[in-house]
RNA sequence: GCACCCGUAGCUCAAUGGAUAGAGCACCAGAUUCCGGAUCUGGAGGUUGGUGGUUCGACCCCACUCGGAUGCG
Repeated sequence: GCACCCGUAGCUCAAUGGAUAGAGCACCAGAUUCCGGAUCUGGAGGUUGGUGGUUCGACCCCACUCGGAUGCG
């Protein structure tokens, strides 16, 4: 330099054009317990890497860009 893949909550991942972007773990509160842990219930946490475009509608499609991984040279 070229090709291809990935980027979504603190972490690991779903959602493959349509309702308010969900789950597990972690975190907070409550119940339980002598106190913790485990368990149960509830809660908070996201400008979906960025910008622009297509569309009635975009995490999803397109272009550019940033970061990371792989292959080739």
The RNA shown here (transfer RNA) has 73 nucleotides and comes from a Candidatus Levyibacteriota bacterium.
The coordinates come from a structure-prediction model, not an experiment, and the mean pLDDT is 81.
It matches the Rfam family "tRNA". The family's RNA type in Rfam is transfer RNA.